[in-house]
Context: one part of a larger RNA
RNA sequence: GAGCGAACGUUGGCGGGAUGUUUUAAGCAUGCAAGUCGAGCGGCAGCAUGGGAGCUUGCUCCUGAUGGCGAGCGGCGGACUGGUGAGUAACACGUAGGUUAUCUACCUAGUAGACUGGGAUAGCCACUGGAAACAGUGAUUAAUACCGGAUAUUGUAACUUGUUAUGAAAGGUGCGUUUGCACCACUACUAGAUGAGCCUGCGCCCUAUUAGCUUGUUGGUGAGGUAACGGCUCACCAAGGCACCGAUAGGUAGCCGGCCUGAGAGGGUGAUCGCCACAUUGGGACUGAGAUACGGCCCAGACUCCUACGGGAGGCAGCAGCUAAGAAUAUUCCGCAAUGGACGAAAGUCUGACGGAGCAAUCCCGCGUGAGUGAUGAAGGCCUUCGGGUUGUAAAGCUCUUUCGGCAGGGAAGAAUAAGGCAUAUAGGAAAUGAUAUGCCGAUGACGGUACCUGCAGAAGAAGCACCGACUAAUUACGUGCCAGCAGUCGCGGUAAUACGUAAGGUGCAAACGUUGCUC
Repeated sequence: GAGCGAACGUUGGCGGGAUGUUUUAAGCAUGCAAGUCGAGCGGCAGCAUGGGAGCUUGCUCCUGAUGGCGAGCGGCGGACUGGUGAGUAACACGUAGGUUAUCUACCUAGUAGACUGGGAUAGCCACUGGAAACAGUGAUUAAUACCGGAUAUUGUAACUUGUUAUGAAAGGUGCGUUUGCACCACUACUAGAUGAGCCUGCGCCCUAUUAGCUUGUUGGUGAGGUAACGGCUCACCAAGGCACCGAUAGGUAGCCGGCCUGAGAGGGUGAUCGCCACAUUGGGACUGAGAUACGGCCCAGACUCCUACGGGAGGCAGCAGCUAAGAAUAUUCCGCAAUGGACGAAAGUCUGACGGAGCAAUCCCGCGUGAGUGAUGAAGGCCUUCGGGUUGUAAAGCUCUUUCGGCAGGGAAGAAUAAGGCAUAUAGGAAAUGAUAUGCCGAUGACGGUACCUGCAGAAGAAGCACCGACUAAUUACGUGCCAGCAGUCGCGGUAAUACGUAAGGUGCAAACGUUGCUC
C1' cells in the first nucleotide's frame, strides 16, 4: 500500500447492488418447511346442493342422488430442494483414463403384447384391553393391491449352438355404439439419454524429539456374496506385503473451480457454483430404480417432556424465533405473480426452494449537504514587534437554482400464456371424440400505488473524523512541570514542550474517519 463474512470508538442525509452466529456439530418453547392423485378402489365422517318426512315456520331427521371429500387401501414423490463442515490426509477431492466387471424410476425411439382364473385384506360394523400412545378378537368388502394358468422371435439359464427349461401384464376416462376407436396408464425386450457404482496413472499439509509396520495381513485354489471386479466374506494352502523415493504413528484440515496479495515466481485463503461427508451420540437393517434415508423404522446411550407409575413422546447443522456463549452477526414478515420442483389428463394443490419486503454505513458504487456575486477586508475569536496579521469571499447583503428529502397528482415493465374457444394444415380412421403443428382470442402481480413522470413551497431538512517532532502533508499561544500524560519506531515531559491538555490556525480523507485483529 492492498484486502476482510470483521469488531470497537466518534459521527451520520439519500439511493442502488451485495453480504450478515467466523464462537458452542451447544440446548431448544411456538408456527410453518412434502405432498399429491376420486380420470386406480371400497366408500361417506364433515361441508354444500337437490329431493323427502315431521312439525314448534326455522329447526330436526332421512336420502351417496350431485358437487366434493375426513379417515382407509393403492400409485408416484418423501434419495430432489434446503442446512452444516463435526469427521475425513482418503481414489475424499482435482485431473486424465478404464468398466469385455456394472445398474439406471420417470423421459425418448423401436418391436411385440395386453388372454383366462382365484383367494384375501384395510376401511366400515360389533365387541374387548389401555391413563395415554396404541393394540386385540369376530363378521364382512373393493381395486391399477396380491397370487395362479396360458402365450414368449427377442430376455435368463444349461448344454449337444438349436434344442430344453424358465420368466409378463391392469385398467381408467372420453367418443361412438355394431364387434370398436382415441388418449393416459400396463407388460416383455432392444437402443438412447440422464444419473450413479467400481477400478487405475499423476497431483494432494506439518512432525524422524514417530523407524520399523502388518495376520484377512500379501498371494493362490475353491465356495459364498454383490448390480458389478475384488480378502468383500469364509475354508484350505503358501509366507508373503509395505517402508528413509518416509511405511507406521502423532498433529492439523472438508477438497476444488476460484478469491486476496504480488511485476512475476510465490505466499495466504476456501462465503456464492461443483464434488464429498454428516443430520442428538453409536450401531443396524427394511422398503425402493436409487438411501449419509435431516423433517422414515429398530436397538442401545445421554438429555428433555407426559404419566393413572404399568408405560409412552421427542430430535431446528430447514425458515423465522428463544436461551447460553461471545468483540460480534437480522423479521416468530408477504406471496406462490415470476423461475424451478412433486403429484395430477387437466383445473389445480403443495413448495420458509424461490421471488420480494424489513433490520444493520457490514462492504462496494452513485448523489447531495447549494450556485453566482460580494472588501467597510464588518463584528467576534486567535496571535502580535501593538504598526498590524490571520480566520477571510469566509459571513452578512444582493441575484438565482431545487438534485435528494417533504407534500400532492398520474403511474409501469416484469404476463410468457394455461384451461378453453376459433381458423388452417398433417397422419390415421367407417365415423365421432382425440393426437400433432401454426396463427388469433383468452384469466392471473406478492413486490406496490413501488420504480418512473409531473407539479408545489423554500437555501430551506443534511459534516464529520483523524492528524500537525522525524518517518509524514500540516504550527502558534496558553496550561502543566519526569507530574498529568503521549507513543507504530526513534522517543517527548524535570518552568520558555512545534511531541502532554486546551484554544486558534493548518493538513488529509469525507458519510464517513480512526483504532484493533488477520493475510499478502
Background:
A computed fold for a 520-nucleotide part of an RNA from a metagenome, annotated as small-subunit ribosomal RNA, 5' domain. Its Rfam family is "Bacterial small subunit ribosomal RNA". Rfam links the family to the GO terms ribosome and structural constituent of ribosome. The coordinates come from a structure-prediction model, not an experiment, and the mean pLDDT is 80.